This is a predicted structure of a 71-nucleotide RNA (transfer RNA) from a Candidatus Portnoyibacteriota bacterium.
Rfam family: tRNA.
The sequence is in RNAcentral, with records from ENA.

RNA sequence: GCCAAUGUAGCUCAAUGGCAGAGCAGCGCUUUUGUAAAGCGACGAUGCGGGUUCGAUUCCCUCCAUUGGCU
Numbered sequence: 001g002c003c004a005a006u007g008u009a010g011c012u013c014a015a016u017g018g019c020a021g022a023g024c025a026g027c028g029c030u031u032u033u034g035u036a037a038a039g040c041g042a043c044g045a046u047g048c049g050g051g052u053u054c055g056a057u058u059c060c061c062u063c064c065a066u067u068g069g070c071u
Stems, first nucleotide, its partner, number of pairs: 001070007010024004018054001027041004047063001049061003
């Protein structure tokens, strides 16, 4: 330099163009003499910028970051 893939919560991952969810972690409560375990609850996210569409995590374009391959 060229090609490809990926980017969603603190972490690991979902989500046919139609209300963004789960597990773990952290927080609060219950339970216990206490801790752990268990149960319940709340909080927390679509890489940046545009386009298409009534409607975009999803489709298209540019950029950014990471990874892999070729040279």